[in-house]
RNA sequence: GCGUCUGUAGUUUAUCUGGAUAAAAUGCGGGCCUACGAAGUCCGAGACUGGGGGUUCGAGUCCCUCCAGACGCA
Repeated sequence: GCGUCUGUAGUUUAUCUGGAUAAAAUGCGGGCCUACGAAGUCCGAGACUGGGGGUUCGAGUCCCUCCAGACGCA
C1' cells in the first nucleotide's frame, strides 16, 4: 500500500429479510434476608448503537467517507 472482517450500556454479547418505546448477562446503587458478609431475591440508574454524510416515509440493520482494532497478501 491492497483486500476481508469487526466497532451497540463499565465489561461480554443480542437486535432474524430496515419498522416504529434498543434487550440480556455481568458489574454498579438501593431494599429484603443474615450476628456481619457471601449467596439468593426484588427494585433502580446506565448506550439515541465509533465520528460525519447519503438513501428511505422510516436505518443499529443498506451505501460513501474518516477513525480505531483484528486477520491475510505484498

A computed fold for a 74-nucleotide RNA from an uncultured Clostridia bacterium, annotated as transfer RNA. Its Rfam family is "tRNA". Rfam classes the family as a transfer RNA.